The RNA shown here (Bacterial RNase P class A) has 405 nucleotides and comes from a Planctomycetota bacterium. RNAcentral holds the sequence, with entries from ENA. Its Rfam family is "Bacterial RNase P class A". The family's RNA type in Rfam is ribozyme. The model forms 93% of the base pairs in the Rfam consensus. The organism belongs to Planctomycetota, within Bacteria. It is recorded under the gene name rnpB. Model confidence (mean pLDDT): 75 of 100.
[in-house]
RNA sequence: GGAGUGGACCAGGCGACCGCGGCGGCGUUGCCGUCGAGGAAAGUCCGGGCACCGCAGGGCCGGGUGGUGGCUAACGGCCACCGGCCGCAAGGCCAGGGAAAGUGCAACAGAGAGCAGACCGCCGAUGGCCGCGUUCGCGCGUGCACAGGCAAGGGUGAAACGGUGAGGUAAGAGCUCACCGCCGGGCUGGUGACAGUCCGGGCACGGUAAACCCCACCCGGUGAAAGGCCGAAUAGGGAGGGAGGCGGGAAACCGCCACGGCGUGGCCCGCGCCGGUUGGACCUCCGGGUAGGCUGCUCGAGGCGGCCGGCGACGGUCGUCCCAGAUGAAUGGUCGCCGGGCGGAAGGACGGGGUUCGCCCCGGAAGCCGCCUGACAGAACCCGGCUUACAGGUCCGCUCCGACC
Numbered sequence: 001g002g003a004g005u006g007g008a009c010c011a012g013g014c015g016a017c018c019g020c021g022g023c024g025g026c027g028u029u030g031c032c033g034u035c036g037a038g039g040a041a042a043g044u045c046c047g048g049g050c051a052c053c054g055c056a057g058g059g060c061c062g063g064g065u066g067g068u069g070g071c072u073a074a075c076g077g078c079c080a081c082c083g084g085c086c087g088c089a090a091g092g093c094c095a096g097g098g099a100a101a102g103u104g105c106a107a108c109a110g111a112g113a114g115c116a117g118a119c120c121g122c123c124g125a126u127g128g129c130c131g132c133g134u135u136c137g138c139g140c141g142u143g144c145a146c147a148g149g150c151a152a153g154g155g156u157g158a159a160a161c162g163g164u165g166a167g168g169u170a171a172g173a174g175c176u177c178a179c180c181g182c183c184g185g186g187c188u189g190g191u192g193a194c195a196g197u198c199c200g201g202g203c204a205c206g207g208u209a210a211a212c213c214c215c216a217c218c219c220g221g222u223g224a225a226a227g228g229c230c231g232a233a234u235a236g237g238g239a240g241g242g243a244g245g246c247g248g249g250a251a252a253c254c255g256c257c258a259c260g261g262c263g264u265g266g267c268c269c270g271c272g273c274c275g276g277u278u279g280g281a282c283c284u285c286c287g288g289g290u291a292g293g294c295u296g297c298u299c300g301a302g303g304c305g306g307c308c309g310g311c312g313a314c315g316g317u318c319g320u321c322c323c324a325g326a327u328g329a330a331u332g333g334u335c336g337c338c339g340g341g342c343g344g345a346a347g348g349a350c351g352g353g354g355u356u357c358g359c360c361c362c363g364g365a366a367g368c369c370g371c372c373u374g375a376c377a378g379a380a381c382c383c384g385g386c387u388u389a390c391a392g393g394u395c396c397g398c399u400c401c402g403a404c405c
Base pairs, nucleotide, nucleotide: 001401002400003399004398005397006396007395008394009393010392012338013337014336015335016334017333018332020036021035022034023033024032025031026030038376042387043386045385046384047383048382049381050223051222052221053220062219063218064217065216066215067081068080069079070078071077082096083094084093085092086091097214098213102212103211104208105207119154120153121150122149123148126147127146128144129143130141131140132139133138162180163179164178165177166176167175181203182201183200184199185198186197187196188195189194227295228294229293230292237286238285239284240283241282244257245256246255247254248253259275260274261273262272263271264270302321303320304319305318306317307316308315309314339373340372341371342370343369344368350363351362352361353360354359
C1' cells in the first nucleotide's frame, strides 16, 4: 500500500428573533426562569416490573424452548467453552435432545430407495454345449456364454447397505488382514458438553423430528382503553312527607264547596292547569350509571465517572447528576457565524521521472470561488433484549498478500 474481518461511536455546534408544551415564581388577558425525543422513540417478536381478574393448588388440552457451564428480575437475550460445517487466515454460520419405541415421507432419474437391486460390465471355477485326443475310465481347450456366479469398475440420484491399501479368488466380496470410521466396554483428564487412550466386535444400526411422535424443562388470563378517586344536567330507580266534607248513584264515577301544588304576578284576590287516603301532583333525602375531571405519570433492575472482584457476560462499592410527560396529542421555523462534504479555476508551495538544459510529463497540501448541510425516523405506563430501517462520517483490534528497510 492492497484485500478482508470483528467491534465501538457520531447523527452537526453556537448565537439572535418568532412560535409550541410541562413545571415553578410573580405585580396573573401576561411576564420571568427552567426543562423539552431516538439509536432505533419503529415492528409489537420475546422476557420482566406494575395493576386487575380467577381464593390463586393440581391435572388435561395447548404453546414455547432444546450442546455444556455461567450471567440476569427474567428471557427465545448475553458471556465463556464444546461439537459440526465454511474460510489460507482473522473469523463466520448452526432449531446443536432422541431415527437399535412406533407411524409417515423421499418428486425426477435409475436395474434397484429399505433388511433393495443387476442396465452396461466382470467371471463362467462347477454343470452344460462345441471341438480335438483317447487305453472309452476320461483328459485337454487364449473355444461358446446356456445354466449360473459377482457387485470391483461404469452409469442414475440429494442419498445405493462403511473408506483406502494389501492378500485372496474363476471373477469378486469384511472373505481375511493393517489403518481410518462405526459399535460395545474400561481407564485417564475436565464441574460439564467432551477429549485422549486401551481392549473387544467384521459392520450389525442409511436419510428426514422448524413431519407426526417420544423425552426433559418452562408457561394462568388480561393490559394504561389496566386500575383508583370525584362526578353533574336530563331521564329512570328506592325511601319518606303530603291536603276531606256534603249531595247523587248499585258501582264505576260525577257535581259543589274547602284544601294543597304549579303557572300568571312584587304581593293578595281572581283566573287557568293538576291532585287526592288502595295515595297522585309536588317537596325532601338516598343510591347506581353516563358526560366530564383528577390520578396512575415518571426517581428508575436510572445516567456518568473512579476503584475492587471476574477471561467475560456481569457484580460490589464510593462520588456525582435529575434528564419529556403531551392527550387530537408540544418538542418547530428563519437568519448569521463556525464545523463538515462536493465541485471548479488559477496552474499553486512541494515531491517523483525524463531532458536536446529551452523545458516536458505525473502526483499534489494550504489558500480562493461556487453549491449543499442531506439519512432512517418521531415518545404516549416503565424497563431488559431481539429484529428491521438509516445520507454521510470517525476511531480501534486482528488476518492474509505485496513492496521497502